[in-house]
RNA sequence: UUCUUAUCCAGAGAGACGGAGGGAUUGGCCCUAAGAUGUCUCAGCAACCAGCCUAACGAUUAGGCACGGUGCUAAUUCCAAUAGACGCAUAAUAAGGUGUCUAGAAGAUAAGAA
Numbered sequence: 001u002u003c004u005u006a007u008c009c010a011g012a013g014a015g016a017c018g019g020a021g022g023g024a025u026u027g028g029c030c031c032u033a034a035g036a037u038g039u040c041u042c043a044g045c046a047a048c049c050a051g052c053c054u055a056a057c058g059a060u061u062a063g064g065c066a067c068g069g070u071g072c073u074a075a076u077u078c079c080a081a082u083a084g085a086c087g088c089a090u091a092a093u094a095a096g097g098u099g100u101c102u103a104g105a106a107g108a109u110a111a112g113a114a
């Protein structure tokens, strides 16, 4: 880097350094000199993997713990993007607009494989 599987409406921030952009992309909308993004330290959240414990058990399943490997700690993955269903508005079963829902794409993270 690619592929497969699972999850993504919950949760969790202080300090130091530094000094202008950042939230993947595009549009929107936000954050930001009352100092963002980032790096480091400490703290925390979570429970994917590993480990340990408990109960059932054929493979295993369910629950718990949090010393290990990751991850995460603005906003639902911030919202949308493609397709469909149903509304609203309109003179109007069109187009376009707008709202809700479903599926997907893209992305992120974990585990496994190449």
Stems, first nucleotide, its partner, number of pairs: 001114008013042005021031003025081004043073003048069002051065006077106001082103007

Record summary
Predicted 3D model of a 114-nucleotide RNA (SAM riboswitch aptamer (S box leader)) from Paraliobacillus sp. PM-2. The sequence is in RNAcentral, with records from ENA, Rfam and Ribocentre. The organism belongs to Paraliobacillus, within Bacteria. The same sequence occurs in records of 2 taxa.